[in-house]
Small-subunit ribosomal RNA from an uncultured prokaryote, 1515 nucleotides, folded computationally.

RNA sequence: AGAGUUUGAUCCUGGCUCAGAGCGAACGUUAGCGGCGGGCCUAACACAUGCAAGUCGAACGAGAAAGCCCUUCGGGGUGAGUAAAGUGGCGAACGGGUGAGUAACGCGUAGGUAAUCUGCCCUUCGGUGGGGGAUAACAUCCCGAAAGGGGUGCUAAUACCGCAUAAGACCACGGUCUCUUCGGAGGCUGAGGGAAAAGGUGGCGAUCCGCAAGGAGCUAUCACCGGAGGACGAGCCUGCGUCCCAUCAGCUAGUUGGUAAGGUAAUGGCUUACCAAGGCAUAGACGGGUAGCUGGUCUGAGAGGACGAUCAGCCACACUGGCACUGGAACACGGGCCAGACUCCUACGGGAGGCAGCAGUGAGGAAUAUUGGGCAAUGGGCGAAAGCCUGACCCAGCCACGCCGCGUGAGUGAUGAAGGCCUUCGGGUUGUAAAGCUCUGUGGGGAGAGACGAAAAUCCGGAUCAAUAAAACGGCCCGGACUUGACGGUACCUCCUUAGCAAGCACCGGCUAACUCUGUGCCAGCAGCCGCGGUAAGACAGAGGGUGCAAACGUUGCUCGGAAUUACUGGGCGUAAAGCGCGUGUAGGCGGAUUUUUAAGUCUGGUGUGAAAGCCCGGGGCUCAACCCCGGAAGUGCAUUGGAAACUGCAAGACUUGAAUACGGGAGAGGGAAGUGGAAUUUCGAGUGUAGGGGUGACAUCCGCAGAUAUUCGAAGGAACACCAGAGGCGAAGGCGGCUUCCUGGACCGAUAUUGACGCUGAGACGCGAAAGCGUGGGGAGCAAACAGGAUUAGAUGCCCUGUUAGUCCACGCCGUAAUCGAUGGGCACUAGACGUUGCGGGUACCACUCCUGCAGUGUCGCAGCUAACGCGUUAAGUACCCCGCCUGGGGAGUACGGCCGCAAGGUUAAAACUCAAAGGAAUUGACGGGGGCCCGCACAAGCGGUGGAGCAUGUGGUUUAAUUCGACGCAACGCGCAGAACCUUACCCGGGCUAGAAAACUUGAGAAGCUGGCAGAAACGCCGGCGUGCUCGCAAGAGAGCUCCUGUCCAGGUGCUGCAUGGCUGUCGUCAGCUCGUGUCGUGAGAUGUUGGGUUAAGUCCCGCAACGAGCGCAACCCCUAUCCUUAGUUGCUAGCAGUUCGGCUGAGCACUCUAAGUAGACUGCCGGCUUCAAGCCGGAGGAAGGUGGGGAUGACGUCAAGUCCUCAUGGCCCUUAUGUCCGGGGCUACACACGUGCUACAAUGGUCGGUACAAAGUGUCGCGAACCCGCGAGGGGGAGCUAAUCGCAAAAAGCCGGCCUCAGUACGGAUUGCAGUCUGCAACUCGACUGCAUGAAGUCGGAAUCGCUAGUAAUCGCUGAUCAGCAGGCAGCGGUGAAUACGUUCCCGGGCCUUGUACACACCGCCCGUCACACCAUGGGAGUCGAGUGCUCCAGAAGUGGCUGUGCUAACCCGCAAGGGAGGCAGGUCCCCAAGGAGUGCUUGGUAACUGGGGUGAAGUCGUAACAAGGUA
Repeated sequence: AGAGUUUGAUCCUGGCUCAGAGCGAACGUUAGCGGCGGGCCUAACACAUGCAAGUCGAACGAGAAAGCCCUUCGGGGUGAGUAAAGUGGCGAACGGGUGAGUAACGCGUAGGUAAUCUGCCCUUCGGUGGGGGAUAACAUCCCGAAAGGGGUGCUAAUACCGCAUAAGACCACGGUCUCUUCGGAGGCUGAGGGAAAAGGUGGCGAUCCGCAAGGAGCUAUCACCGGAGGACGAGCCUGCGUCCCAUCAGCUAGUUGGUAAGGUAAUGGCUUACCAAGGCAUAGACGGGUAGCUGGUCUGAGAGGACGAUCAGCCACACUGGCACUGGAACACGGGCCAGACUCCUACGGGAGGCAGCAGUGAGGAAUAUUGGGCAAUGGGCGAAAGCCUGACCCAGCCACGCCGCGUGAGUGAUGAAGGCCUUCGGGUUGUAAAGCUCUGUGGGGAGAGACGAAAAUCCGGAUCAAUAAAACGGCCCGGACUUGACGGUACCUCCUUAGCAAGCACCGGCUAACUCUGUGCCAGCAGCCGCGGUAAGACAGAGGGUGCAAACGUUGCUCGGAAUUACUGGGCGUAAAGCGCGUGUAGGCGGAUUUUUAAGUCUGGUGUGAAAGCCCGGGGCUCAACCCCGGAAGUGCAUUGGAAACUGCAAGACUUGAAUACGGGAGAGGGAAGUGGAAUUUCGAGUGUAGGGGUGACAUCCGCAGAUAUUCGAAGGAACACCAGAGGCGAAGGCGGCUUCCUGGACCGAUAUUGACGCUGAGACGCGAAAGCGUGGGGAGCAAACAGGAUUAGAUGCCCUGUUAGUCCACGCCGUAAUCGAUGGGCACUAGACGUUGCGGGUACCACUCCUGCAGUGUCGCAGCUAACGCGUUAAGUACCCCGCCUGGGGAGUACGGCCGCAAGGUUAAAACUCAAAGGAAUUGACGGGGGCCCGCACAAGCGGUGGAGCAUGUGGUUUAAUUCGACGCAACGCGCAGAACCUUACCCGGGCUAGAAAACUUGAGAAGCUGGCAGAAACGCCGGCGUGCUCGCAAGAGAGCUCCUGUCCAGGUGCUGCAUGGCUGUCGUCAGCUCGUGUCGUGAGAUGUUGGGUUAAGUCCCGCAACGAGCGCAACCCCUAUCCUUAGUUGCUAGCAGUUCGGCUGAGCACUCUAAGUAGACUGCCGGCUUCAAGCCGGAGGAAGGUGGGGAUGACGUCAAGUCCUCAUGGCCCUUAUGUCCGGGGCUACACACGUGCUACAAUGGUCGGUACAAAGUGUCGCGAACCCGCGAGGGGGAGCUAAUCGCAAAAAGCCGGCCUCAGUACGGAUUGCAGUCUGCAACUCGACUGCAUGAAGUCGGAAUCGCUAGUAAUCGCUGAUCAGCAGGCAGCGGUGAAUACGUUCCCGGGCCUUGUACACACCGCCCGUCACACCAUGGGAGUCGAGUGCUCCAGAAGUGGCUGUGCUAACCCGCAAGGGAGGCAGGUCCCCAAGGAGUGCUUGGUAACUGGGGUGAAGUCGUAACAAGGUA
């Protein structure tokens, strides 16, 4: 620091996702040790049990028992002034827990308190006199189940109460000084008033009392009272900061202020009475939701964002609600009272309780520990102290929850062991890994030794200080003594022990580091995103191997980051999301030039504060680290104070350039009102006139003989204003168009003058705002939703046509939207130009529409710059500033709910659940278009002949069948694989056999091989025989090669599957003219350029031009055949001349000709003319056998179709192995209601038939072709010459030509079908061959829709040959004979090429895609209602309690009184105000649920149509 994911590819926008760090975690798998930390995030849910706050006998009275000892047995002593309890004091308001509530002066920070308090502690000043009356404990009686309570009686105090005293304090009244925020505060002083106290313990000897003990007294100390000060702590007040929602916009009656009083430690509506009517709020009041706040923690480069466990500060709370009491402090966690809910006890009458203290239990939950030890340390309470108490705390236990450290060994070790896995079978890998050898000893185990944490306190001795008459006591110091450890026999150390006891988890398609095999077969499954899985899965599962981390590793959840994806740092708004439809203007924000002042902002310095801990730096301590200790820095903040004065602000003055006003001009569909004009449409009246008109692609509805349309005249009425008219003008926008008048707004130009910043923008607000629509009333010619009819159509609720109503028009009032668009908010300044146009000026010139120039507007192009690109470009989308509005993935949705507006329609504001991994913008390359241009092709057209109809042949589908083997399916499957199925072929079916197999390799044994007979059988196969021995080596025995049989084995075999795993081969676009590359250039890039353009060509053929220049594969040429000539050669070919002849080139002869087959020549737009850019080339001509690639063939670019073929062959994988292999017999592939393709023969006279007669080419033949001759009507038979072929044969060519007959008929056309008889091949023609003869003589009289071939030696027509082959050809491959017609032309159909255009297509139009309906699921709105929760208001009610009043009942202290009694005061009780729970009523908010209902989303290949994307077929 980035990466993946939208596309065929690209750039951009934009979301989603990942890699990082972190956690009080949880879950899964695994787990050796230690240190340091952490551990109910949920139910502030309920709690059993134990403990968590007591202490003081040196404040006070009273005061046991057990046990022990003694005893006279009565008791005594001790225990012991102890325990327990009480009065009293201090503490219990600390410490500990929790986070419910709280959006608040609650917290943080900085201040204030002149508006306050502060027990214990410290310093200091002054005191502590003298009395009184009670009361608990206790005793006794009573009530009660208990808890507890009551009566009577006794008693003490540091408990309580008068009195005395009063330095000072306090209160009120004076005087005076200082300060002051003007409110007051402080100091000094005068006189007056009321108000205190408590004693305990130790010691002492002079004085006094006392017999003594002792007391008074003195002294010390601890307490006590009053005051001043300090310290600590607390209360209150203030500035600033502190979450979300405006779909919460208005809130408020103690409310805001004042006066008075009350209350408090204290200010204050804190409370009450009265008076006033204020107070708060868009800088967000009020309401709703959420939340303890902070130091800090996590993350981040930072700014920020999120969080607020542990530790620390503050706050709040203590079952829920209310209340006060005590106290220095509480409205009090382990105090009280009341109410409520809950739990428990109960004798049913009543009582008890509050773990959010530490443990622990239940419940909840994904989830969080021991009912442990100790007060040894630190700290706290009490005490003079010893000491007691302390679940604070210190420790231990449990948990990998986190961080840190250590170990599970180290070295050596190649036959690279075995095993595993993979394999191309060679090997590779696991892997120096192991084993083996040599070492070490952390952890674990055993044994021993053994801490730090402990210093005090106390006691003793000494010195000193204070005090004293002196000492003691006390403070401080020194020395000594006596002790004190929960952890813990722990840490640490030493010895012994043995490599011995100690490694897992996740991942391995990309992101992202790490790859193979097997299984599975869109199944099972995976998945963070993209996406894997449908038979060869590096993505599932297992294994081997690898990668990463490691006592852990993964997963899940959450936070920040990446995310510049809320943008302060640091984003945007023409087309991606985003400029309000436009203006006027309030608040607010911003603001020209200058002088002076000020110092709020700003800058700079000082001071205070910013707790500690944490972070950072330095140092130190645990062996290191984590952790801990010490010191420093930092803490960007706040407050205060001093300084500076440039900039901003404030204040004052002055300025003119911004702005405005005055004056003079011209332009304009600017607005409003009134009037007025002509053309046209329509209607009406009248005339002329006759059969149609109208309308359409074509029709029809419609109008018209009742007289239309057309035409003439007249009239009526409404609406709109042709030409002018323009890229023109005006307006803020919407918008504005005949002419005239009136009223009226704005802009512009010119020249001077005036004001003196008066400006810009503009949240709210207000106004304007096309069309349609709404209300009321008019009007209504034309046009025209809805509607009707006619067409079209599969349908046509449309497009087209005929009609026609609202409406369109006017007046008034609403509505308030729009692609209200330049999809571009307003203002100001700056930044090259060129060319138009509108308005007004200036200059020159005699005159300016024209030339130069200024300002204002409106356009086109364009530099720089900007932009993702397209594009923008002085009218910016450039460079800057100011202000406003708006955006933050797509869908859901501009929807729901709520509010506001509206008569309604609806508008405006505006979500969420859920769902997707995209949705988008611009540009690129293709493909496509019922887009365009150019151009080709038997593509159409022009022609000729066919197919489609018939019969037959053949192939296919279908059907049938035991099987009808399999493949091929638009063109490009269908006379195709098959160049030839009776058996064989043959792969199919039935039946009979074989199992190392029919063929191959190796091997054992035997035998040569081979030939042959019989039996059984359908054959295969089986059984029984016979003949027979070869070759090489060797004397022989024997061995070997080859072959046959038998045996065994690694295995053979498969036309079984996958052509979508493949090779090879082939088809097709298409013999179409295309397809690319290198370098350069352009572009961010995909890409473009070249290859486009102008010509030309059959051609990307060539020329010219050009940021391209070259090149490759294609085209062409080179190759073959053919057309002409020549040369060479002359048998088997040929025969001109010569000779012979059986008259046949037969023979001699010859090689001239034909021909054969080798080699050349020839044709190149070379020549001429015309056209042309005088280029390529085209047209015409000459010559030539041939002329513009002469004709034909071979030759098939990059690629497309997952095209075809696993059944030619080859081949991966899978499958079968007494069968899916193999052998044999028979059957089938030949079936037959049908359908299609390809053919043959015909339908006849351009013919048929009979007779005669002529002319080919190319082939082929010895397992062959087979002549002559003979036989047969014929197929054919006999025959066998000749020929291994320019020699012989097949072989007859046929159409043609000559002649005869047939005469338009289902025929002398046609030949199917059938019968009979034959021939040939073959082991065998039944299923199922071809041919022959005789007989039979079907359909068919030229073929519907539709469709095929062909442009010249072509079509058509005629025969011949060959391959296959025993036989079988209408098919196929070739050969020649005869031999046409037509092409104006490119509009249309089909296919193709190039350029261009649009695109939402890229599997590429056989594309994409929309909506209803049907089904399933999901979330959601409405909904008669219903059930909760919260809350407002009104009323009822009124516990406890404070306060007020009362207090007739009761009453020790004080007063009066001799007393009785009275008084003061107090208590109970009563009553009043306030008030919690509770109750009633009525609203509001919010949530759950609901018959039914609305739309939405998502789902497999459902239904109906075709809306959109191309001109998408009506843009």